A computed fold for a 74-nucleotide RNA from a soil metagenome, annotated as c-di-GMP-I riboswitch aptamer. The coordinates come from a structure-prediction model, not an experiment, and the mean pLDDT is 91.

């Protein structure tokens, strides 16, 4: 110094973002999606008579790790 969930409002297929209101915790719980992970499944793609059901990141998660940068005590 920063704000988990819970509620409240907006956007979003969801995942999730933002604000608000709150604080669970955090010596960087600042930042970046580079790698690995994790979540979701519109799209597409197969299957289905139908309802649906399976795969799927281009989506998301930096408060899951590891790295880049940048920052703070001794």
């Nucleotide at each position: 110094g920063c704000a988990a969930a819970c509620c409240c409002g907006c956007c979003g297929a969801a995942a999730g973002g933002c604000g608000g209101u709150g604080a669970c915790g955090c010596a960087g719980a600042g930042u970046c999606a580079c790698g690995g992970g994790g979540c979701u499944a519109a799209c597409g793609c197969g299957c289905c008579a139908a309802c649906g059901c399976g795969c799927c990141a281009c989506g998301u998660c930096c408060g899951c790790c590891g790295g880049g940068c940048c920052g703070c005590c001794a």